[in-house]
RNA sequence: GGGCCCAUAGCUCAGCCGGUUAGAGCAUCUGACUCAUAAUCAGGUGGUCCCAGGUUCAAGUCCUGGUGGGCCCA
Numbered sequence: 001g002g003g004c005c006c007a008u009a010g011c012u013c014a015g016c017c018g019g020u021u022a023g024a025g026c027a028u029c030u031g032a033c034u035c036a037u038a039a040u041c042a043g044g045u046g047g048u049c050c051c052a053g054g055u056u057c058a059a060g061u062c063c064u065g066g067u068g069g070g071c072c073c074a
Base pairs, nucleotide, nucleotide: 001073002072003071004070005069006068007067010026011025012024013023019057028044029043030042031041032040050066051065052064053063054062
């Protein structure tokens, strides 16, 4: 220098061929249970979908550029 892949909640990830509200597990908070703690059960909180543009009636998803990480070639 060239190519490919990844970036979504505090963490690990799902999200189909663009479409009704952005989700799961863990963690955290509250309550139940217990003498108490743990476990278990119920409920809640938590998101600039890496950034900036573009396409579209509509973008986490498609396109372009950038940033960061990983791999390969030279």